The prediction has a mean pLDDT of 76. This is a predicted structure of a 156-nucleotide RNA (glmS glucosamine-6-phosphate activated ribozyme aptamer).
Order: sequence, then C1' cells, then structure tokens
RNA sequence: CCUUGUGGUUUAGCGCAUGUACCGCUUUGUACAAGCGGUGGACGAGGAAAGAGGUUGUCGAUUAGUCAGCGGAUGCCUCUCGGUUAGCUGCAAACCGUAAGCUGAAUACAAAGCCCUUCGGUAACGGAGGAGAGAAAAUUUCAGUAGCAGAACGGC
Repeated sequence: CCUUGUGGUUUAGCGCAUGUACCGCUUUGUACAAGCGGUGGACGAGGAAAGAGGUUGUCGAUUAGUCAGCGGAUGCCUCUCGGUUAGCUGCAAACCGUAAGCUGAAUACAAAGCCCUUCGGUAACGGAGGAGAGAAAAUUUCAGUAGCAGAACGGC
C1' cells in the first nucleotide's frame, strides 16, 4: 500500500446542557423549599468550501419551552482575484464562484404535530410501525426586456 471480515459513524436546523421547566426519591410543621437522581430543551426542505475581513447566518410547517444560553455551520455582506449576461472588443451595471443580467407567468415536493397500534420507563418521557393531511425558499420552462463607446463583416 492492497484485499477480506467485524464493529462504529455516515455529518450541520446540527450538537451541547450549568439557568428555567417537568418527573421521581429523600429530608423537614406542610410544601410550590432543600438535597440527590432523571426527562425535555427546533419539525423538516434546502445548502460547500479562490483569498482576506465582518456577521445573533436561508426557507417555510407547527403554535409548542420551537424559553433563555453555549458551540458549530455549507448562508449573507465588503474588498481582492477569476468569470457570466440578446454575434465580437472595452467600459458601466447586475449576477456567479461549475455557476452566472432584470421582470413576469407557469411549474412541486417534507417531516414533526394530530389520529391509530405497539415496545421500554414508577414517572417526566423515549423508540418503532400504520393512516391521512399539508409548505416556502428554490428548481425548471416560457415570454418580455437590457446603457455607452469601438472594431470587423455585409448591404445601398
């Protein structure tokens, strides 16, 4: 370095758990107190890396503690670099960092929650299965539209 086997992980809406909340036990006049031990603490969709800096970092579902907090983060902003945009070149503007001008129209998909069943736990609560419902950002397609200057080519 390669191959095989086994186990773990499989990755960022992700992780943590010292506040608060909830549960159990113990103590004490009784407890909503104290101590100890536990439970919960964001539901999916989408998202990746040219360099530097900054930043409480997209979208909706639900209506809930999805509270407050910490860490991380594929986002965004600025500058630089490199590019894209109705034939070519330059400038401007917008945009992109394998994608790329602006406007409009069309285009579709989730999980949790809820309901049913079941397993674990004294409990808070956790796991699994089933039924049904239901997004947006996007994406894609189509249409319209897009400044200034110059060159080449063609026609008269």
The sequence was found by an Rfam model in a public genome assembly. Rfam family: glmS glucosamine-6-phosphate activated ribozyme aptamer. Rfam's curators write: This entry contains a glucosamine-6-phosphate activated ribozyme that is found in the mRNA for GlmS. GlmS is an enzyme that uses fructose-6-phosphate and glutamine to generate glucosamine-6-phosphate.